[in-house]
Context: one part of a larger RNA
This record gives sequence, structure tokens and C1' cells, in this order.
RNA sequence: CCCAGUUGAGGGAAUUCGGCAAAUUGGCUCCGUAACUUUGGGAUAAGGAGUGCGCACUGUCCUGCAAGGGACAGUGCGUCGCAGUGACCAAGAGACUCCGUCUGUUUAAUAAAAACAUAGCAAACUGCUAGACCGUAAGGUUUUGUACAGUUUGUGAGGCCUGCCCAGUGUCGGUAUGUUAAACCUCUGUUCAAGGGGGCUAAGCACCGAUAAACGGCGGGAGUAACUAUAACUCUCUUAAGGUAGCGUAAUACCUUGCCGCUUAAUUGGCGGCUUGCAUGAAUGGCAGAACGAGAGUCUUGCUGUCCCCAACUGGGCCCCA
Repeated sequence: CCCAGUUGAGGGAAUUCGGCAAAUUGGCUCCGUAACUUUGGGAUAAGGAGUGCGCACUGUCCUGCAAGGGACAGUGCGUCGCAGUGACCAAGAGACUCCGUCUGUUUAAUAAAAACAUAGCAAACUGCUAGACCGUAAGGUUUUGUACAGUUUGUGAGGCCUGCCCAGUGUCGGUAUGUUAAACCUCUGUUCAAGGGGGCUAAGCACCGAUAAACGGCGGGAGUAACUAUAACUCUCUUAAGGUAGCGUAAUACCUUGCCGCUUAAUUGGCGGCUUGCAUGAAUGGCAGAACGAGAGUCUUGCUGUCCCCAACUGGGCCCCA
């Protein structure tokens, strides 16, 4: 010096991307316990007191025929130590925000998560010789099930909700007419044939309609109120329709360390507002939200060798000497 540990004056996160690591806390009994909430929770919330041993006694109960033995709770007196759950065992706590409802699942060997799943919700197909899937087929699975079922897809508990657009693409339905393959009919082809012309004509497409919890989409320019500013209002171009309720500098905001407030001595952080949103927005779900989380960010308190600033010790190793 390295590895694994132990202890540490004063300070106490000044360390660091970040309290990583370590320390604190810890069992049981009693007291006490907030916001919020889906009234179940939150909750061991938080916070506080006690705890050994000896003697005496009280109450309840168990066992036993009884004598007695035992369990739990309590009262009083005494006694020792720095310390009595004396070792081991054994939560640090609280506040705000984001995401995901939750328990669960996952990258065997760098990722456990906000990813997957989930109950619930919605849509499509399907009446059974069904629909979907495997197989060239025979046959098989779903299923010895039958729409309160099965398959496929999206969303993701519960609460409040889920706006406008069918022009494009898709799907479904319809269709007088148009387009239109082969076959067929017919004309022609010197005789046959090839070939050529015409007619008829399925699906599809054109055409007409429906459908967005189908794929998806959801504008611009001017002017205007008796301070200024802004524009309820008006004009105009234009679209299939011009983004509604909400939320908003966001896990989404380029400018951006936006502006204001709180937090700090100081904050590109965090939280609360505002919001002209480069490029939010409603099952590609929107918003709020209790409980839950080895999830992400921030703060307070306790605690500490993380640090100021290192020191000593224990065991092992490396190394050196014999």
C1' cells in the first nucleotide's frame, strides 16, 4: 500500500452527478397519532414513557380429588451497573412533485423500469358443417365449448369526461350506367386452320352511400372599445373539418437559466402561479386522484470518517530479510 473489519476530539453532507457507502432507528407493553381518502385506509403515522434482578402481595384464568403446580395482568418495597429487547435478532422519520392504479411479469450472464401484464371499458368477426388457426390433403385445435361463448384489435382499476372532420387511405354496403379476361355466340378468313371484327359478360375499378374507442386530420390575413394595452365584435381568403373540455416552459417549450413568487448567504435545481403551446389535447385516450412502488426529481429533520483531515487498532494479502 491492498482486502475485510473496529473505534474516533470538534464540526455534521462542507463530500459527491447523487448521502453512494456507513451510521442512526429497531423487539415487546402502555400512551398518543395529522393532512388527505375510493371511508377500506393513511398507521408501527408522527411523538413519548417503560423494559434487569430479589422479596412481598392482589386479581382473573388453566390444571389437579386435594395438596400443589402453572399462565396473564397489576401493586408495593428493595437492589446493581455508564448502559436491563444489556449479546444476537430487530423500520431512520417526515413534506412536495412526476410516472404507473394496485399484487404480479421481464432482457438466464451489464437494463426490474415509467416497459409487459392486469381487472374494467370499447370495437370488429362469428348461429355452429360458425369464425379464427395448423395442414397440399386426409385430418386436427379452439371444443366434446355454442353469443353471459370463442377469436382478433385498441385502451388500461375506480372518479369526471371522451369535442369537430368520411375530402384522402382503409373497411362495409349498394349499383341504372361505363370499363372489362377467358369461355360462349356471330361475321370474316379462297378449303381447313391460325388470325381479324362484333356481341354477351363475373369479380374488381369507376359511380353512390355508411363508418373515426378505423389509419388519420383538426388554418391564415386585416380592422375595431373615451389613457395605453387587449379585443367580446366586424371584414376577408380558405378547408373535409379548422383543436372543444381540460392541461400547459410539461418525461412534450426551440428561443430558455421564459417572467413572477417560495425555498438558499448564493439555486441552469425543486415547488406554486402565468402562459403568445418552435411542435399539448381527449381510449394513438384527456384531467384530477386515496392506497401501493428495491421507479425518477426536490426539500426538512435525525444520524454519521462522505468530507474538513486524517489517526490508531484487529485479521488476511502483497513486499522485504533470515

The prediction has a mean pLDDT of 85. This is a predicted structure of a 322-nucleotide part of an RNA (large-subunit ribosomal RNA, domain IV) from a Candidatus Freyarchaeota archaeon. It matches the Rfam family "Archaeal large subunit ribosomal RNA". The family is grouped with related families in Rfam's "LSU clan". Gene Ontology terms of the family: structural constituent of ribosome and ribosome.